[in-house]
Molecule: Fluoride riboswitch aptamer (crcB RNA motif)
Organism: Actinomycetes bacterium
RNA sequence: GUGACCAGUGGCGAUGGAGCUCGCCGCACGUGCCGAAGGGCUGAUGGCUCCUACCUGAGC
Numbered sequence: 001g002u003g004a005c006c007a008g009u010g011g012c013g014a015u016g017g018a019g020c021u022c023g024c025c026g027c028a029c030g031u032g033c034c035g036a037a038g039g040g041c042u043g044a045u046g047g048c049u050c051c052u053a054c055c056u057g058a059g060c
Stems, first nucleotide, its partner, number of pairs: 010025004016051006032041003
């Protein structure tokens, strides 16, 4: 210096924050879908709950 293994720390799961939980990654995972293109569509969760933002309807 390089490689492997073990352990630790950490990162990620298409748009904000938090708790719990599941999975993935180890500088890699991850950066939605449709359309040839122009362009169009859903969702603030990986899942559950709460908050914020946005959208729809009703009442005051």